[in-house]
RNA sequence: GGGCCCUUAGCUCAGUUGGUUAGAGCAGGCCGCUCAUAACGGUCUGGUCGUUGGUUCGAGUCCAUCAGGGCCCA
Repeated sequence: GGGCCCUUAGCUCAGUUGGUUAGAGCAGGCCGCUCAUAACGGUCUGGUCGUUGGUUCGAGUCCAUCAGGGCCCA
C1' cells in the first nucleotide's frame, strides 16, 4: 500500500425481508427468602446502535466517508 471482517447497555453478545415499542445473560439498585451471607425468586435502572453525511414515508439494518480494532496478501 491492497483485500476482507468487526464496532449495539458497565462486560459478553443477539437483533429475521428496512416497518413504527432495541433485547438476553452477567453486573448494579430495591424487595422477598434466611439468624445471617451466598445461592434462588421478583422488580427496576441502564442505549448518541463508533463518527459524519446520504437514500427512503420510515435506517441498528442499505450506500459513502472517517475513526478504532482484528485477519490475510505484498
Molecule: transfer RNA
Organism: uncultured Pseudomonadota bacterium